Predicted 3D model of a 71-nucleotide RNA (transfer RNA) from Methylacidimicrobium cyclopophantes.
Model confidence (mean pLDDT): 81 of 100.
Its Rfam family is "tRNA". The family's RNA type in Rfam is transfer RNA.
[in-house]
RNA sequence: GCGGGUGUAGUUCAGUGGUAGAACACGGGCUUCCCAAGCCUGUAGCGAGGGUUCGAUUCCCUUCACCCGCU
Numbered sequence: 001g002c003g004g005g006u007g008u009a010g011u012u013c014a015g016u017g018g019u020a021g022a023a024c025a026c027g028g029g030c031u032u033c034c035c036a037a038g039c040c041u042g043u044a045g046c047g048a049g050g051g052u053u054c055g056a057u058u059c060c061c062u063u064c065a066c067c068c069g070c071u
C1' cells in the first nucleotide's frame, strides 16, 4: 500500500428497515438478628460524520480504533 473482519449498557453477547433486548455488575426495596443467597424494581448503550428512506443498529459512502491475510 491492497483486501477482509469486528465496533451495541460498566462487562460478555443478541438484534439483517418499524419503540434496542438478555445475563452478570451497579443503585433502591422486600426477606434475615447480621451477612450471603433469593424475589421485586430502577439507572445506563448502537465508534464518528454524511447520504438513501415516511422511518436506519440494520442499506450506501467517508473516517477512527482494533484484529487477520497479501505485498
Base pairs, nucleotide, nucleotide: 001070002069003068004067005066006065007064010024011023012022013021018054026042027041028040029039030038047063048062049061050060051059